[in-house]
Record summary
Small-subunit ribosomal RNA, central domain from an uncultured prokaryote, 346 nucleotides, folded computationally. The coordinates come from a structure-prediction model, not an experiment, and the mean pLDDT is 86. The RNAcentral record of the full RNA draws on ENA.
Context: one part of a larger RNA
């Protein structure tokens, strides 16, 4: 390479838009690039194939046919592939209309609770554990009551509930922004599918600046625990979490399941929105759960939300280790992140 394959054995990019590039709906009309036939010329010579022939045979030679699957002209031929101009609507997109939602963002307002602080009450313990001790407390603590500030974070609703492209998103209102589904079927009239290279978006920890800092809470400190105990358990406690600008770009970034379109055997919830109705009830389309066949798989399972049938385009894999390491390159403030070997080994 070719085959094969990527849930879980090695393998789906963490995500979206999108260049190039590949692939494309429906019915005609011309065209004849690509395809398909026929001629003609070219395709030295050896070599390969086949026949005869010459050396005692064979290797080797020689003569003669084939063949040399390509190219180049030219006449046809039109099913499919292109490419041309005019059409069509079922793909996709717009308009109108109703409609849900923790979907972004920047504002504003709440209450519980926690911490601290004052001001009463009121005394000897409180707190913490398996037991304890560090620790707090007569300088009046815990507890209780009203008052103030402060920073997080939204309890009950809550849910095999919604939305978001992923990451993710939850108190309530206010204004800005997007998306989706669904109803009319007016309008566009293939405008589409996928994407290598970009380009943006990306949890948590981490960096810079500069602000917050009530609980927590890496380091660190101290009691314990234990043969030790750089740990589990306690009592403090910086950085961090917090907000505002930049960076970082990586996860077990997962459904370990790449997008997209069609096709396929039943049950049974549940969200949205739209019908029908005899107001028990029922239909549809689009999500989002759970069961069970056919097939499918190595089983595990999956089964109309496919891991089943198919068809396009991307990404990726090729024994274990060395190694996601070296080296080089790009990025980056650094931490490092991408790419990504090979010697030797079993």
């Nucleotide at each position: 390479u070719u085959g094969g394959g990527u849930u879980u054995a090695a393998a789906g990019g963490g995500u979206c838009c999108g260049u190039a590039g590949g692939c494309g709906g429906g019915a005609a009309a011309a065209u004849a690039a690509g395809u398909c036939a026929g001629u003609g010329g070219u395709g030295a010579a050896a070599u390969c194939u086949c026949a005869c022939a010459g050396c005692u045979c064979a290797a080797c030679u020689g003569u003669g046919a084939a063949a040399c699957u390509g190219c180049c002209a030219u006449u046809g031929a039109u099913a499919c592939u292109g490419g041309u101009g005019a059409c069509c609507u079922a793909g996709a997109g717009u308009a109108c209309g109703a409609u849900u939602g923790a979907a972004g963002u920047g504002g504003g307002c709440g209450g519980a609770a926690u911490a601290u602080g004052g001001c009463a009450u009121g005394u000897a313990g409180c707190g913490g554990u398996g037991a304890a001790a560090u620790g707090c407390a007569u300088a009046g603590a815990u507890a209780u009551g009203c008052c103030a500030u402060a920073g997080a974070a939204c309890a009950c609703c809550g849910a095999u509930a919604g939305c978001g492209a992923a990451g993710g998103c939850a108190g309530c209102u206010c204004a800005c922004u997007a998306a989706g589904c669904c109803g009319u079927a007016a309008c566009u009239g293939a405008c589409g599918c996928u994407g290598a290279u970009g380009c943006a978006c990306g949890a948590a920890a981490g960096c810079g600046u500069g602000g917050g800092u009530a609980g927590c809470g890496a380091a660190c400190a101290g009691g314990a625990u234990u043969a030790g105990a750089u740990a589990c358990c306690c009592u403090g406690g910086u950085a961090g979490u917090c907000c505002a600008c930049g960076c970082c770009g990586u996860a077990a970034a997962c459904g370990a399941u790449g997008a997209u379109u069609a096709c396929u055997c039943g049950u049974u919830g549940u969200u949205c929105g739209c019908g029908a109705u005899a107001c028990a009830u029922u239909g549809c389309u689009a999500g989002u759960g759970a069961c069970u066949g056919a097939g499918c798989g190595a089983a595990a399972g999956c089964a109309u939300u496919a891991a089943g049938u198919a068809a396009u385009c991307c990404a990726c894999c090729u024994g274990g280790g060395g190694a996601g390491u070296a080296c080089g390159a790009u990025c980056g403030c650094a931490a490092g992140a991408u790419u990504g070997a090979a010697a030797c080994u079993c």